[in-house]
Context: one part of a larger RNA
């Protein structure tokens, strides 16, 4: 030097665990901000670097309820206290909340500098202390008020309001690609998708037929199923791709404008016009005004539209709790919950924990109770708002730069096509109920509806958030980047990027004391059920490096 064997160091894989992820369900909530937010920064402790709570009232104040013996956080220690006169804790429900931040007096390299005016304190009087007010831009009342008579700009003040944040999710709207696919590409596709933007509500949007059909039709909108990969559209290429009909979910239907009435105001040409209020009105079998006429305080709704300001009274859920059944004894072991034996309970034999496998020990768990205070909902009274029908057909209204039309885009599944329908630009431009407009050029007949005003719950769609529960979901190179003081050491100038890192033990019982050693470490003693369980301490594989020994060279 090699090949074994037994015995170690090193490593940390593996088994086991689980404070933590993920993915759902079901019920809330779905917003917070100038009454200063989200987020921070600096301080608060008897001693305090940090986390967590809290703000110069700082580890907390107050005041309503629960609970019932300890407590002054993780976090040990020492000190010092609270505390059956209810303390710590838990929930309502107020106070207080420095300093930055939209940040708002005015600056500014966020957490800092620096003014004014008004009250008050102090001063001999500067200075200084508190306390409150001073920003913008919109609305809107009022005050003053130029050039420039009135009067308008502007100027001061009241009042209301708005900004910012977020959930990296869902809506709606503007803007709006490529890559890629057509086995190339350019119309197309990819897509109105990604991005970027504005606005939101807890949804949003859409919605009460100028609808959809074609039958004796159906009657706002939304979402699901199928209609249907159908009709269709398409360099008829890749591909896009409907509706109506049926079947479920929900289910609600109203308000201007205008005719006309009344009452104010302006103009003025003095009998007319515009304007404002208030009544009236709201539809297609036309309707309304308008004349006439009739019955009438019954009936109807109702704080989410219609339609608008509330008080009360009860019940129900929610924001703390609280009652809650039954087992011994032996055997093993450090330890019983295991094992025998011989018992209970059960509207409870989910789940946790407890020294190993607990219905009967502990929490809980079946089922049951409970709320001063807050919040939600749902009933009722109070109380709020609300005329209705008929007949007449003369006049009168019944959404104009609109409908429609060229032209030229966009959107409709629909790529200019026979191109309806719906929007938008630019140019023209209607009727007015003996009226318009649609029924896929476009005419006729038929049908069906009434546009150029608006407002509507619910079913849809998410999920930062609570509380509850599940999981052939992972179990520490996995699961969130993050089970641990992670978005934190780190890196970058920045924008951003971004880790690793768990387990003594049942319980610290964390090894007094002796020895050697400067110590570190070790041998003894101790504790422990185990110390080769000794603090990166459960198991402790391999690679790698050893020590002892057997053979071989």
């Nucleotide at each position: 030097g090699g090949c074994g064997c037994a015995c170690g160091g090193u490593g940390a894989a593996u088994g086991c665990c689980u404070u933590g992820g993920c993915a759902c369900u079901a019920g809330g909530a779905g917003c917070c901000g100038a009454u200063g937010a989200a987020g921070g920064a600096c301080g608060g402790g008897a001693c305090u670097a940090a986390c967590a709570c809290c703000g110069a009232u700082a580890u907390g104040c107050u005041u309503c309820g629960g609970g019932g013996a300890g407590c002054u956080g993780u976090a040990a220690g020492u000190a010092a206290g609270c505390u059956u006169u209810g303390a710590u804790c838990c929930g309502g429900a107020g106070a207080u909340u420095u300093c930055c931040g939209a940040a708002u007096g005015g600056g500014g390299g966020a957490a800092c500098c620096u003014g004014a005016c008004u009250a008050u304190c102090c001063u001999g009087a500067u200075c200084g202390a508190u306390a409150g007010u001073u920003g913008g831009c919109c609305g809107u009342c009022a005050g003053u008020g130029a050039a420039u008579u009135c009067a308008u700009a502007g100027c001061u003040g009241g009042c209301g309001g708005c900004a910012g944040g977020c959930a990296g999710a869902c809506g709606c709207g503007a803007u709006g690609a490529a890559c890629u696919g057509a086995a190339a590409c350019a119309u197309c596709u990819c897509a109105g998708u990604a991005g970027u933007u504005g606005c939101a509500g807890g949804a949003a949007g859409a919605g009460a037929a100028a609808g959809a059909a074609a039958a004796c039709u159906c009657g706002a909108u939304u979402c699901c199923c199928u209609g249907a990969g159908u009709a269709g559209c398409g360099g008829c290429g890749a591909g896009c791709g409907a509706a109506a009909g049926g079947g479920g979910a929900a289910g609600a239907g109203c308000c201007c404008a205008a005719a006309c009435c009344a009452g104010g105001a302006u103009g003025c040409u003095u009998g007319c016009a515009u304007c404002c209020u208030g009544g009236g009105g709201u539809u297609g079998u036309a309707g309304g005004a308008c004349u006439g006429a009739a019955c009438a305080u019954u009936g109807g709704a109702g704080u989410u539209a219609c339609c608008a300001a509330g008080c009360g009274g009860c019940g129900g859920c929610u924001u703390a709790g609280c009652c809650g059944a039954a087992u011994g004894a032996c055997c093993u072991g450090g330890g019983a919950a295991g094992g025998u034996c011989a018992g209970c309970c059960a509207g409870a034999g989910c789940g946790g924990g407890u020294g190993a496998g607990a219905g009967c020990c502990c929490c809980u768990u079946a089922g049951g109770c409970c709320a001063a205070a807050g919040g939600c909902c749902g009933c009722u009274g109070c109380c709020u708002c609300c005329g209705u029908u008929c007949a007449g057909g003369a006049u009168c209204c019944u959404g104009a730069g609109u409908a429609c039309g060229g032209c030229c885009a966009g959107a409709c599944a629909c790529g200019u096509g026979a191109a309806a329908u719906c929007u938008g630009g630019u140019c023209g431009g209607a009727a007015u109920c003996u009226g318009g407009g649609a029924g896929g050029a476009c005419c006729a007949u038929c049908u069906c509806c009434c546009a150029a005003g608006g407002c509507u719950a619910a079913a849809u769609a998410c999920u930062c958030c609570c509380u509850a529960g599940u999981g052939a979901c992972c179990g520490a190179u996995a699961g969130u980047g993050a089970a641990c003081c992670a978005g934190u050491a780190c890196c970058g100038u920045g924008a951003g990027g971004g880790a690793a890192a768990g387990g003594u033990g049942a319980a610290a019982a964390g090894c007094a004391c002796c020895c050697c050693g400067g110590a570190a470490g070790g041998g003894g003693a101790g504790u422990g059920a185990a110390a080769u369980a000794g603090u990166u301490c459960c198991u402790g594989a391999a690679a790698c490096c050893g020590u002892g020994u057997g053979c071989c060279u």